A computed fold for a 508-nucleotide part of an RNA from Candidatus Accumulibacter meliphilus, annotated as large-subunit ribosomal RNA, domain I.

Context: one part of a larger RNA
RNA sequence: UGCAUGUGGUGGAUGCCUUGGCGAUUACAGGCGAUGAAGGACGUACAAGCCUGCGAAAAGCUCUGGGGAGCUGGCAAUGAAGCUUUGAUCCAGAGAUAUCCGAAUGGGGAAACCCACUCCGCAAGGAGUAUCCCACGCUGAAUAUAUAGGCGUGAGGAAGCGAACCCGGCGAACUGAAACAUCUAAGUAGCCGGAGGAAAAGAAAUCAACCGAGAUUCCCAAAGUAGUGGCGAGCGAACUGGGAACAGCCUGCAAGUGAUAGCAGUUGUGUUAGCGGAAGCCUCUGGAAAGUGGAGCCGUAGUGGGUGAAAGCCCCGUACGCGAAAACAUGAUUGUGGUACUAAGUUUGCGACAAGUAGGGCGGGGCACGAGAAAUCCUGUCUGAACAUGGGGGGACCAUCCUCCAAGGCUAAAUACUCGUAAUCGACCGAUAGCGUACCAGUACCGUGAGGGAAAGGCGAAAAGAACCCCGGGAGGGGAGUGAAAUAGAUCCUGAAACCGCAUGCAU
Numbered sequence: 001u002g003c004a005u006g007u008g009g010u011g012g013a014u015g016c017c018u019u020g021g022c023g024a025u026u027a028c029a030g031g032c033g034a035u036g037a038a039g040g041a042c043g044u045a046c047a048a049g050c051c052u053g054c055g056a057a058a059a060g061c062u063c064u065g066g067g068g069a070g071c072u073g074g075c076a077a078u079g080a081a082g083c084u085u086u087g088a089u090c091c092a093g094a095g096a097u098a099u100c101c102g103a104a105u106g107g108g109g110a111a112a113c114c115c116a117c118u119c120c121g122c123a124a125g126g127a128g129u130a131u132c133c134c135a136c137g138c139u140g141a142a143u144a145u146a147u148a149g150g151c152g153u154g155a156g157g158a159a160g161c162g163a164a165c166c167c168g169g170c171g172a173a174c175u176g177a178a179a180c181a182u183c184u185a186a187g188u189a190g191c192c193g194g195a196g197g198a199a200a201a202g203a204a205a206u207c208a209a210c211c212g213a214g215a216u217u218c219c220c221a222a223a224g225u226a227g228u229g230g231c232g233a234g235c236g237a238a239c240u241g242g243g244a245a246c247a248g249c250c251u252g253c254a255a256g257u258g259a260u261a262g263c264a265g266u267u268g269u270g271u272u273a274g275c276g277g278a279a280g281c282c283u284c285u286g287g288a289a290a291g292u293g294g295a296g297c298c299g300u301a302g303u304g305g306g307u308g309a310a311a312g313c314c315c316c317g318u319a320c321g322c323g324a325a326a327a328c329a330u331g332a333u334u335g336u337g338g339u340a341c342u343a344a345g346u347u348u349g350c351g352a353c354a355a356g357u358a359g360g361g362c363g364g365g366g367c368a369c370g371a372g373a374a375a376u377c378c379u380g381u382c383u384g385a386a387c388a389u390g391g392g393g394g395g396a397c398c399a400u401c402c403u404c405c406a407a408g409g410c411u412a413a414a415u416a417c418u419c420g421u422a423a424u425c426g427a428c429c430g431a432u433a434g435c436g437u438a439c440c441a442g443u444a445c446c447g448u449g450a451g452g453g454a455a456a457g458g459c460g461a462a463a464a465g466a467a468c469c470c471c472g473g474g475a476g477g478g479g480a481g482u483g484a485a486a487u488a489g490a491u492c493c494u495g496a497a498a499c500c501g502c503a504u505g506c507a508u
Stems, first nucleotide, its partner, number of pairs: 001507009015493001016458002020429002022426007029418002031161002039101003042055003046079002049075003061095006070083003106115003116129005131158003134154006165196001166194005176183001180230001206213002217244005227235002248410003252350006262336011274322003281294002284291001296313002298302001304316003359383007369395001390405005445452002465492001468479004
């Protein structure tokens, strides 16, 4: 030095576990904000730090209800001081307080800071003061009436944030076409505006085809069909049938009528705390019984979790039944109210029934349809009718025929989505997996910045976390002790391999 055996170190694979994720289902909720949001800064406890809570009234204050013995949140003990059956801590509802920044709004500003004015108050202190729109009032030019403008008042409104879904405006490129320009990707991504719990659409100037249907939306089929297309790549309907869900209406004037919404009362249901809730003992093994053996019991409860191993009957629960002072949601009913805020009521009479519109030319865009034989829809520009004896459409266009009535408006449901709340489930993951994050993670760290972005779980049933002694400066170790186990000793379950020792044997 090599090989082998044994025994260790290192290392953290594997097994087992799960507090966290992932994906669904059902119900709810679908907004918050000048009454100052979302998100933060700084404070706040008897004792330093971080998290959580809260806000100078600061891990809290008041009231109302629940609950019933301990409590002063977590890491996290310890000491101290307290509270509590005169009902604390805790849970729910309603209030109070709520520093500073932030739309941030008195002015400024390098966010959490600086500097003001007015009024009230003895003081401490409190209140107000942004902009735009709207309403009202007062003023008030050129310019007489006026208007613009100015000033004031308003418990009138807006603003800002928010995951996806929705509507609208603007709108790529990579890519595909095996290159590339029309085309495609795609009206996608992205940006902007706006709204709602859904949005949008919507009661035929629609389709159809000589039969007829009867608003819109969504699904299945029709159908990858008819078409369209450098007829390339590709794009791609409708008629019609079957389903889901169904709902229709309004307008100006005059005269009536008096239903709804609204408001108030009563009442039902639900949500936001909770309450009751059956039935087990002995023996053996063991550190521990829920396991073994024995003989029982309950069940509208043998879902699930915990307890020193595997528990229907030990604990929490579960089935089932019950419960609200207060707030909210929703339904019913009674009364009120009398067109008044809003809105889609209703009767009669009269009236009205949509013009720079429809259409056309030119240029674009949308329609599955790329200008094509190109109807139909929108309109930048130039034009420009008819008036129900009328007009539009039926895929150039014309006639016949059929069908509908544009140029005003409203409208639930079926449909889309899930930041979130509650419950339940999984031939989903099990710490290199599953969300980036099971752990104080959007943290540490990197970047001027936009932005990027980790690693890191497990002693034991219980800390019983090793008193005391010895070696040592300590670290660490040896005894002792605890424990079922300490090669479970705190970077502690199991503890593979690489890698490194020691002992023995053999070989060299």
About this RNA:
Its Rfam family is "Bacterial large subunit ribosomal RNA". Rfam 15.1 lists 51,934 matches to the family in 10,816 species. The organism belongs to Candidatus Accumulibacter, within Bacteria.